[in-house]
RNA sequence: ACGAACGCUGGCGGCGUGGCUAAGACAUGCAAGUCGAACGAGGGGCCCUGAAGGGUAACCCGGAUGGGAACCUAGUGGCGAACGGGUGCGUAACACGUGAGCAACCUACCUCUCAGUGGGGAAUAGCUCGCCGAAAGGCGAAUUAAUACCGCAUGUGGCGCAUUCCCGCAUGGGAAUGCUGCUAAAGCUGGGGACCCUUCGGGGCCUGGCGCUGGGAGAGGGGUUCGCGGCCUAUCAGCUUGUUGGUGAGGUAAAGGCUCACCAAGGCUAAGACGGGUAGCUGGUCUGAGAGGAUGAUCAGCCACACUGGAACUGAGACACGGUCCAGACACCUACGGGUGGCAGCAGUUUCGAAUCUUUCACAAUGGGCGAAAGCCUGAUGGUGCAACGCCGCGUGGGGGAUGAAGGCCUUCGGGUCGUAAACCCCUGUCACCAGCCGGGGAGCAACAAGCAGGUUCAUAGCCUGCCCUGAGUUAACCCGGAGAGGAAGCAGUGGCUAACUCCGUGCCAGCAGCCGCGGUAAUACGGAGACUGCAAGCGUUAUUCGGAUUCACUGGGCGUAAAGGGUGCGCAGGCGGCCAAGUGUGUCAGGUGUGAAAUCUCGAGGCUCAACCUCGAAACUGCGCCUGAAACUAUCUGACUAGAGUAUCGGAGAGGGAAGCGGAAUUCAUGGUGUAGCAGUGAAAUGCGUAGAUAUCAUGAGGAACACCAGAGGCGAAGGCGGCUUCCUGGACGAUUACUGACGCUCAGGCACGAAAGCGUGGGGAGCGAAAGGGAUUAGAUACCCCUGUAGUCCACGCCCUAAACGGUGCACACUAGGUGUUGGCGGAUUCGAUCCCGUCAGCGCCCAAGCUAACGCGUUAAGUGUGCCGCCUGAGGACUACGGCCGCAAGGCUAAAACUCAAAGGAAUUGACGGGGGCCCGCACAAGCGGUGGAGCAUGUGGCUUAAUUCGAUGCAACGCGAAGAACCUUACCAAGGCUUGACAUGCAAGUGGUAGGAGCCUGAAAGGGUGACGACCCCGCAAGGGGAGCUUAGACAGGUGCUGCAUGGCUGUCGUCAGCUCGUGUCGUGAGAUGUUUGGUUAAGUCCAGCAACGAGCGCAACCCCUAUCGUUAGUUGCCAGCAUUUAGUUGGGGACUCUAGCGAGACAAACUCUUUUUAAGAGUGGGAAGGUGGGGACGACGUCAAGUCAGUAUGGCCCUUACGGCCAGGGCUGCACACGUGCUACAAUGCCUAGUACAGAAGGACGCAAUACCGCGAGGUGGAGCAAAUCCCUAAAACUAGGCCCAGUUCGGAUUGGAGUCUGCAACUCGACUCCAUGAAGUUGGAAUCGCUAGUAAUGGCGCAUCAGCUACGGCGCCGUGAAUACGUUCCCGGGCCUUGUACACACCGCCCGUCACGUCAUGAAAGCCGGUUUUUCCCGAAGUGUGCUUGCCAACCAGCAAUGGAGGCGGCGCCCUAAGGAGAGGCUGGUGAUUGG
Repeated sequence: ACGAACGCUGGCGGCGUGGCUAAGACAUGCAAGUCGAACGAGGGGCCCUGAAGGGUAACCCGGAUGGGAACCUAGUGGCGAACGGGUGCGUAACACGUGAGCAACCUACCUCUCAGUGGGGAAUAGCUCGCCGAAAGGCGAAUUAAUACCGCAUGUGGCGCAUUCCCGCAUGGGAAUGCUGCUAAAGCUGGGGACCCUUCGGGGCCUGGCGCUGGGAGAGGGGUUCGCGGCCUAUCAGCUUGUUGGUGAGGUAAAGGCUCACCAAGGCUAAGACGGGUAGCUGGUCUGAGAGGAUGAUCAGCCACACUGGAACUGAGACACGGUCCAGACACCUACGGGUGGCAGCAGUUUCGAAUCUUUCACAAUGGGCGAAAGCCUGAUGGUGCAACGCCGCGUGGGGGAUGAAGGCCUUCGGGUCGUAAACCCCUGUCACCAGCCGGGGAGCAACAAGCAGGUUCAUAGCCUGCCCUGAGUUAACCCGGAGAGGAAGCAGUGGCUAACUCCGUGCCAGCAGCCGCGGUAAUACGGAGACUGCAAGCGUUAUUCGGAUUCACUGGGCGUAAAGGGUGCGCAGGCGGCCAAGUGUGUCAGGUGUGAAAUCUCGAGGCUCAACCUCGAAACUGCGCCUGAAACUAUCUGACUAGAGUAUCGGAGAGGGAAGCGGAAUUCAUGGUGUAGCAGUGAAAUGCGUAGAUAUCAUGAGGAACACCAGAGGCGAAGGCGGCUUCCUGGACGAUUACUGACGCUCAGGCACGAAAGCGUGGGGAGCGAAAGGGAUUAGAUACCCCUGUAGUCCACGCCCUAAACGGUGCACACUAGGUGUUGGCGGAUUCGAUCCCGUCAGCGCCCAAGCUAACGCGUUAAGUGUGCCGCCUGAGGACUACGGCCGCAAGGCUAAAACUCAAAGGAAUUGACGGGGGCCCGCACAAGCGGUGGAGCAUGUGGCUUAAUUCGAUGCAACGCGAAGAACCUUACCAAGGCUUGACAUGCAAGUGGUAGGAGCCUGAAAGGGUGACGACCCCGCAAGGGGAGCUUAGACAGGUGCUGCAUGGCUGUCGUCAGCUCGUGUCGUGAGAUGUUUGGUUAAGUCCAGCAACGAGCGCAACCCCUAUCGUUAGUUGCCAGCAUUUAGUUGGGGACUCUAGCGAGACAAACUCUUUUUAAGAGUGGGAAGGUGGGGACGACGUCAAGUCAGUAUGGCCCUUACGGCCAGGGCUGCACACGUGCUACAAUGCCUAGUACAGAAGGACGCAAUACCGCGAGGUGGAGCAAAUCCCUAAAACUAGGCCCAGUUCGGAUUGGAGUCUGCAACUCGACUCCAUGAAGUUGGAAUCGCUAGUAAUGGCGCAUCAGCUACGGCGCCGUGAAUACGUUCCCGGGCCUUGUACACACCGCCCGUCACGUCAUGAAAGCCGGUUUUUCCCGAAGUGUGCUUGCCAACCAGCAAUGGAGGCGGCGCCCUAAGGAGAGGCUGGUGAUUGG
């Protein structure tokens, strides 16, 4: 934007629009008639006439006959019906548009003009009668008219023939003259005075009108021809036989193969013929800045069609929408014999479809047909109706109004918002409305024609003026009045794009979605609500078109790596082309002119109240034709030039190509000699070869293939490619010099040629190598990589194939645009004895860089820079370097090359990370070197699993598993079964009640909790008291409570990488940007520690240091500690002392400080001394940015959700301890470096009042009795290994202690499930532990004991500490693990536990192939052949004309028959295309 549709909604008016699908089928009505002034006839009424007859007084009744004016009807005749209206099937065409032409044409009606309109004839409809038929209709007889039909006359003219003149673009046109040539007609009607005729109706005559005939001209219409323009397809490349042309003839209004006979062999085509598909064309319409793109409804022009196909007739005009004939399909009527029909006219029906209206009014207007006219006809047209289908306009009220009402929604509970919105008050009156039937008024569309009157006129033709008359719409537009805010708002959206946000529900469900994407329990994205936003009688959605899309690029793109340069050259057509001069005037430019329909668009006016809409004017219509002019460029032609290109001469370089010949080294083989046990091969082996003599070595020979060194960033070639030497043949490039030709050039679709390797054919050759194949290894397998053999092949000749990452991933040619450097070939200069070096220049081959370009990477005189010319190619990824078709090939296959379907990406370059069985550097008990363990046994403990009523829950690689738990018999406890409570075990309000209230001995029941009962019986404050209040209790309701869920909603805390050395920021600089730099580099360090350098300069968090313990000393202070000396003593017990130890405060000390050496003489390192301590002295606390949605809602806190006589709370019992099994962590051992017995020595650090407990006594012992002392440097607890002595003598033991029996002790309400300890007895496994795995670098490992927390007791063998004894080893960094820095690759970014490929299985979809089968369309051949034109024949029939007296004959016609052509139909063979098809492919 729309001819729209659908969903929700819907007040009014104006102007428009309305079957896009089935050119499917149609009931019913209407859509083309008209003329009596062309004609005859018929009809009814009217007027006149008034007969017969009747009644009569006049006269009346009656109506025959005849006449008249108007009207109606079928027919003859004329005109119209070829317009108007509909539709878009067909058509890719002179169909349409535009511009020319017809000297090759026609034209009814109309206009102008010239001439005429004489005189005859014969029929036929109708009507009447008869006959046939159901009908439609038809036949026969008789009779009749004309503006119907037919002769004759006349001939202005026209036609034909002949001659002359003029003109023209060829054929030719025009005019004049001549000729015994040919050629026409119709009447109707109005008026009229004399005269004539008359059947008395009239006619002749005169004068008008309308007609008729023959010419000429015009206008309008048509026919025909040509130039140019506008769809897709080359997977359609060749088409054509009336085809192309000629001659002649026929035919037409007219040129023409339009048709025919003959002759010739042409005609069209890459500027796309022929074929296929699609399609009415245009003015315009929509979009767009434009250029374009899409479209062709309404309106207008042209074309085509009218059920389908064919055909002609009539006519001025048709091959005819509402005509004819034939064939076919369909439908209807039928008496079954036969007939009828054609809505793509207006309404309407049905079908189809997402979808498209009234079976309306009127000819009043405009227009058309007929008519002299009145008038008639007109579904053209004008109106109305229906539909928000579109455009435009209006309304649904305006002002005031805060208690910011109620209510809704949200809330941080304070409030906010809907919101001046409402209510309420004051107004206004647009639209709709004014009653069952109109409130009142009220235009315009109306002008005519006819009639009447007047004027003009000869005129009653015409023309002008006036009067009169005519309205479907119309119950209208508009104006006035009445009433009353009353009747009139919705739709979509609210994550971003995109204006607008909250709550609830839902819980990857339901759903949304234009793209990105939302939804897995806090959804601004789903659904609802409120609020808000946008538009508004509409709003959204869908379909389609253009835009955005510079995303087919003319304007206006690209091709090194994103899609895209042909493998390479030669080259026809084509495109493009140096310099000077002249001509022409093709393109080009300028002016004029014709045309470019109207409408539309634009501008300016005007008319409807405005607008939409309409009218007028202008402009425009970018086009085409013609005339005149210009001559720069272009083109063409002519002449000239040498700078492009080429030729000649001289010269050197080269793996350029082809052929022939030759050479040496090496491999292999053969023969012979020497010689002996191996050789060969590999990571290691084996197969293989060898005692039949290999390998090795010497000699000789054979044969094939390839040519070491030279060799280079080197050279040559168009590319592929080319490498020993020589000869012959041969192509090209380069340099120098002069001479010559004179644009001869560049590029190149098709075409032709060349084209690695592999492969193919024929014939050779075959040493080495070596697909396939065989064997051996490797491996889970190994159809591979490795090894041993080995055939095609590799080689040669000839012939094919024609592809490569055929790559510089960069087409060819020319010109221009800074340099530096290397190298190859040539020339010149300078210099030299000469050569080289050096300078310059030309042609190559490379590297680095400027400007510029590029998305970046990069390119950069060898361009990917700046330009020109030509060619090739690209347009999302996959499907697909594929299918089908075509061409090529012996084959393999090659070239060309789609679609369905699927996806929202595919891709490029660069960045930061991460990763690598990439690299470099470095570190760590990481490995290595050591010591000791674990894994085997028994037990302890934790976990999994199993079991269970429950075995509560959590932790799960490192970083869960002696973990939460620093202590489960009850409790704890969260679990289970049972019992019982419900404002609750606990907190805070509020209300009511309650002084016999709270409390409560005791009693009953019960396992307890709980439930009952219950003597006794209070307290605080105010107040004299009464009373009130509080506490307490009871009841009710708020609420409590939850170890219920979510650690993936959270806080906090913690683990881990990791005490690893890293992680960042500001400013500056670089980059389009992400980002980079700093932080990289060279040293150095434990360290991003420090130094140096550097487009960086600084800074922060980390490191280190500051803190604590420890090692040395000093000083201060000496009690509960200490005791050298002095007393005293069993005993530092006491006196005394402060020296020492120790305690705990304050200080000192260590900083690479000193010396030597190394180093950049920096940082730092190596060494030495001194020192208690030496290179961060040892240890601890301390953990950067972050990672793991790591752990914890069960420690506490906390959002949300959930439970509320239970998921809350109480109680007793059970469970957490359950045991076929598996794992982790430990203890004790297996023994002699040991065990047992006896003796004996030396700690530190802790703890102690519901506690530690001494001496003493009892017990074998656990322990008991008892209690001094101690709230602690005072008292208590205090070592073991070690050492000394003895025994054991290598064994399941004097090892080992599990298990079990018995007896005890202690704690505790209570040790059955389920405690620890003691004693006696018992005496299991176990003899050092597979694969694998852990810790530790010094006071460490190992080993020995001691203490503490928790705790009534204890499962502690755990954890946290303390001291004693006290080692070994580290060559070193290749490897394993982890980490740091730099670098590199990446298709990874959830980041290698990544990504990702193929088969197979199942299901779904699209498509190819397929024996075939079924359609559509088209070609061709044959058969049959309607109607009809043409043609021939005609013995049948016939009024006009001719001959004839006539009969009859002739001409002609009708009918019939034959022939040509031909629709439909039938048969055969093909082409193209579609559907389907078991099976099958990717």
Molecule: small-subunit ribosomal RNA
Organism: uncultured prokaryote